[in-house]
Molecule: transfer RNA
Organism: Chloroflexota bacterium
Order: sequence, then C1' cells, then structure tokens
RNA sequence: GCCGAGGUAGCUCAGUUGGAAGAGCACAUCACUGAAAAUGAUGGGGUCCCCAGUUCAAAUCUGGGCUUCGGCA
Repeated sequence: GCCGAGGUAGCUCAGUUGGAAGAGCACAUCACUGAAAAUGAUGGGGUCCCCAGUUCAAAUCUGGGCUUCGGCA
C1' cells in the first nucleotide's frame, strides 16, 4: 500500500424485515444469615466510534473519516 472482519451499558456480546435499544457478568438497595458467601427480588447505568446523505422513521441502508484485529505484498 491492497483486501476482509469488527467498534452497541463498567466488561463479554446479541440485535438482517429499517419501526419502543437488550442479555449475561459486574454495581447499588432489599430479603435471607449471628455475620458473610451463595441464592432470590428490585433498581441505576447508552451521543449504538465520528461527520454527512437517503427515508415519515436509521444501531440497521449509502458515502467519507478515525480506530482495533487478521490476511496479502
């Protein structure tokens, strides 16, 4: 330099039919306990990497950029 895959909650990741943003773990509170752990219940937490475009409507489609990983040279 060229090609491909990825970027969504603190972490690991789902989310292809374009139509209300989710799961597990973690965290907080409560229950339980002599006290913890485990378990259960409830709750908080999001600029869906950035900019523009298409659309009534974009995490999702299109263009550009940034960045991570892999392959080729």